A computed fold for a 354-nucleotide part of an RNA from bacterium enrichment culture clone LA86, annotated as small-subunit ribosomal RNA, central domain. Rfam family: Bacterial small subunit ribosomal RNA. Rfam links the family to the GO terms ribosome and structural constituent of ribosome. The prediction has a mean pLDDT of 82.
Context: one part of a larger RNA
RNA sequence: CUGGGCGUAAAGCGCGCGCAGGCGGCUUUGUAAGUUGGAUGUGAAAUCCUAUGGCUCAACCAUAGAACUGCAUCCAAAACUACUUAGCUAGAGUCUGGGAGGGGAAGAUGGAAUUAGUGGUGUAGGGGUAAAAUCCGUAGAGAUCACUAGGAAUACCAAAAGCGAAGGCGAUCUUCUGGAACAGUACUGACGCUGAGGCGCGAAAGCGUGGGGAGCAAACAGGAUUAGAUACCCUGGUAGUCCACGCCCUAAACGAUGAAUGUUAGUCGUCGGAGAGCUCGUCUCUUCGGUGAUGCAGCUAACGCAGCAAAAAUACAUUGCUCCGAGGGAGUACGGAAGCAAGAUUAAAAGGUC
Repeated sequence: CUGGGCGUAAAGCGCGCGCAGGCGGCUUUGUAAGUUGGAUGUGAAAUCCUAUGGCUCAACCAUAGAACUGCAUCCAAAACUACUUAGCUAGAGUCUGGGAGGGGAAGAUGGAAUUAGUGGUGUAGGGGUAAAAUCCGUAGAGAUCACUAGGAAUACCAAAAGCGAAGGCGAUCUUCUGGAACAGUACUGACGCUGAGGCGCGAAAGCGUGGGGAGCAAACAGGAUUAGAUACCCUGGUAGUCCACGCCCUAAACGAUGAAUGUUAGUCGUCGGAGAGCUCGUCUCUUCGGUGAUGCAGCUAACGCAGCAAAAAUACAUUGCUCCGAGGGAGUACGGAAGCAAGAUUAAAAGGUC
């Protein structure tokens, strides 16, 4: 290189943007680089192959032929690729319109609840558990009423529902702002797809500086349990959880399923848009886009997947990536580059078995 794979057996980068590279719609003009045909030259000898012959055979040797699939030059063809000319609108994008949405950022505001404080009423318990105890309480707790403070989270609505590239996003209002769908079909005219490196985003935990701190709660302390109990249970409780700025860059970052395009029975829901119909109901039907259930063909080792494929396509096509007998050593050591550190990334070998 060929070839086989990547849902669960080894294997899809956590996600996006995108330089190079690779690939790329329909019609047309020309060129002839690739491509195809022909001619000429060359392609040493030996080797290989075929035939014949020589050593008694064979190996070996000799002769002849073929071959040497290559290279160069010239002639020709013009379908395809490439370049080029002129166009097109089905891809892609722009514009217009009315809608949907927990998409993002900032600011403002609200109610419920927990906790704490102050005051009133009131008296002996409260709390906790399987049972207890540590703990709180006659210096008046718990309960109940009123007021005050502060922080965090936003019950119901809530849904196989919505939005976002992923991580993720949920009280209300305002401002700023990104994307998608639908309809119109006005405009541009292939402007596209993928994407090694690169750049950006990236839950939680953790780190730095400064705030904040109600509840919860690693560590820690005590009480229990127990043979022990560095746990599970209970009473406390600090980092942290929250905010601003800056790092970290990892997850079962999962659909364990990369992205894009076109094709392939259905049925039943649901969300958004548009259209049509009548019996005018918040009804029915059609259609586009999303999101689910079930299921045929087909696929699969099975489980299962099944228009949102894990199916088929001219061998589906194109691009990129991981992997290549198994388990361990090991996602470790060493080295590199990034980090304040923690740790992350890249990433072996010896020894063993077959």